RNA sequence: AAAUCGAAACGGCAAACCUAUUAAAAAGUAGGGACGCAAAACUAUGGACCUAAGGAAGAUAAUUCUAUGGUCGCCAAGUUACCGAA
Numbered sequence: 001a002a003a004u005c006g007a008a009a010c011g012g013c014a015a016a017c018c019u020a021u022u023a024a025a026a027a028g029u030a031g032g033g034a035c036g037c038a039a040a041a042c043u044a045u046g047g048a049c050c051u052a053a054g055g056a057a058g059a060u061a062a063u064u065c066u067a068u069g070g071u072c073g074c075c076a077a078g079u080u081a082c083c084g085a086a
Stems, first nucleotide, its partner, number of pairs: 005084002012037002017032006035073001041079003045076003048071003054066004
């Protein structure tokens, strides 16, 4: 010094679940709560996955397809960041 790496320290975030609330749903937001996380910080750019209001199809049905809706705590990529042992 921090490209690789992740001992220690200062700290940080917050899964499931509960309550309230937004939404058609997936899911989100706030409070509580901690499963874990060295980027579990930001971005929906590529992939993957979830949902199907609206639209299309369909025996006036069951249902099927579809993202313009979501998941960055699914993976990658881009951007930024604390500390500094081996």
Description:
c-di-GMP-I riboswitch aptamer from Paenibacillus crassostreae, 86 nucleotides, folded computationally. It matches the Rfam family "c-di-GMP-I riboswitch aptamer". Gene Ontology term of the family: cyclic-di-GMP binding. Rfam's curators write: GEMM was predicted in a large-scale screen for bacterial structured RNA regulatory elements. Its mean pLDDT, the model's own confidence on a scale to 100, is 87. RNAcentral holds the sequence, with entries from Rfam and Ribocentre.